[in-house]
RNA sequence: AGAGUGGGCCAGGCAGUCGCUGGCGAUCACGGUCCGGGGCGAAGUCUCGGAGCGCGCGAGAGGAAAGUCCGAGCUCCACCGGGCGGGAUGCUGGCUAACGGCCAGGCGGGGUGACCCGACGGAAAGUGCCACAGAAAUCAGACGGCCGUCGGUAGCCUUUGGGCGAGACGGUCACGGUGAAAAGGUGCGGUAAGAGCGCACCGCGACCCCGGCGACGGUGGUCGGUCCAGGCAAACCCCAUCCGGAGCAAUGCCAAAUAGGAGUCCGCGUCGCUUCGGCGACACCGGUGGCCCAUCGGAGGACUCGGGUUGGCAGCUAGAGCGGGCGAGCAAUCGUUCGCGUAGAUGAAUGACUGUCCACGACAGAACUCGGCUUACCGGCCCACUCUUCCG
RNA sequence: UCGGGGAUCGUCUAACGGCAGGACUCCAGUUUCUGGUACUGGCUAUCUAGGUUCGAAUCCUAGUCCCCGAGCCA
Repeated sequence: AGAGUGGGCCAGGCAGUCGCUGGCGAUCACGGUCCGGGGCGAAGUCUCGGAGCGCGCGAGAGGAAAGUCCGAGCUCCACCGGGCGGGAUGCUGGCUAACGGCCAGGCGGGGUGACCCGACGGAAAGUGCCACAGAAAUCAGACGGCCGUCGGUAGCCUUUGGGCGAGACGGUCACGGUGAAAAGGUGCGGUAAGAGCGCACCGCGACCCCGGCGACGGUGGUCGGUCCAGGCAAACCCCAUCCGGAGCAAUGCCAAAUAGGAGUCCGCGUCGCUUCGGCGACACCGGUGGCCCAUCGGAGGACUCGGGUUGGCAGCUAGAGCGGGCGAGCAAUCGUUCGCGUAGAUGAAUGACUGUCCACGACAGAACUCGGCUUACCGGCCCACUCUUCCG
Repeated sequence: UCGGGGAUCGUCUAACGGCAGGACUCCAGUUUCUGGUACUGGCUAUCUAGGUUCGAAUCCUAGUCCCCGAGCCA
C1' cells in the first nucleotide's frame, strides 16, 4: 500500500422565524374562552369566584421505536392442587428476575489466516420410510464375471490327427455395472476361486488408568474379527428439563344513556333425611377458551335479533434505569461509590420555512414497561488483529 | 393486542416427501364460403430466501402479502 476479520460509536450540523404535545412558573392590570353562583331581564347584559389561553422557562422518537418471535415485570381470573393431553427446549460449565438470550469451553465443519458457522440428546426401546436404477435396500443379496463337481461329460464340427464345448448343481463379493447409500481400509499370507478366513498397521467398539467440575481429551494399558452390522427423529416416538390462563381494549374508579327487551332450542330432574321450614348427595352452568378429578360459586343455560354508550380519571413512566470511577472475574456479569433526571399522546405532538456549511443525509417513527432475538439500513469515525507485496 | 387460516399456470382448483394433474381461458391446426360448435396438438405455475433430506409444493426457520375471528354496557 492492497485485501480482509472482530468489536465499539455516530446517524446531517449551526443560526433565525412560526407552529404542535405535555410540565413548571406567573396571571396586579389588559384581551379573549369555558364552568359555577347572584342581580336585572325578551334575546342578553352586569357582577363575584374558579380553571385554561395570550406571557416566561426548560423538555420532546430509535438503533432498530419494526416483526410480535422468545422471556419476564405488572394486573385480573377465590387459591393455583393433581392427572391425561398439548407445547417448547436439547454438547458442557457459568451468568441472569427469566429466556429459545449472553459468556467461556468441548466436538464437528469452513477459511492460507485473523476468524466464522453448527436444530450438536437417543437409530442394539419400538413403529415407519428409503422413489427410480440395480442381482440385491436391511432377517441383505448371486445379474455378469471367477472357481469347483457332473467332466473335458452330453452334444456339434472334422481332412479321423483333432477342434469347439452347452447345461445343471454348488462356492464366492475380491472384479464389473446401479445407486445418495451395498456388512471398515491398505498390504501380506491363504484358497479351487475368494472372503477378518489368518496376520501386521490404521480405523472402530468395550473396560481400566491418567488429565479435566464437565462436555471431552490421551503416540496410555488390556480385550474384542460375533467388528451385531446403513441413513432419516426439521417421520411418529423415547429420554431429560421447563410451561395454569389471559392480556393495559389487562384492571380499578367516576359520569352518561337505554327496551335490565324479543325469538328459537335444551333444561327446570332423581335419591336420601326431615321437627315439613328445609338440608345433603348426584346431575346442570360458570370460575379469562383442550379434557378429567378435586375445590369454590350460582340457580337456569346456549344461539340469534334488537337497544345504549362511542366521555373522563387512574394504570403512565424512577426503572431488573443510564453514565463514570474502584474492586472480583478470562468473560458474560456481580459488588460498591459518585453523578444524572431523559416523551407520555388518545385522531394521537416531536414539524414547516429561510440562511449557511459539509462527506448532500439510509432504514424507518413511541402507545404499559423492561431483557433479548430476528429483520431493514446511505454512509462516516475509532480500536484491536490477519494475509499478500514493497522499503528500512 | 390476541387467536386462526392461506398464497400452485391468466382464473378456479388437485397432488403419501418420489416425473406438479384437471377444468375454463389463450395459441396453432383440421372441419366451414366465413364465424360459432366439434376434434387434435401446444404454451404457461408451487409467494421470497435459507436449511433438513439421496430427493421439498409438502418438513423446519426467517421474511412479504392477503383473509377471517375475539375484545365496552345491559

Overview:
Two RNAs folded together computationally: RNase P RNA and transfer RNA, 466 nucleotides in total. Rfam match: Bacterial RNase P class A. For this family Rfam cites "Ribonuclease P: unity and diversity in a tRNA processing ribozyme" (Frank and Pace, Annu Rev Biochem, 1998). Rfam describes the family as follows. Ribonuclease P (RNase P) is a ubiquitous endoribonuclease, found in archaea, bacteria and eukarya as well as chloroplasts and mitochondria.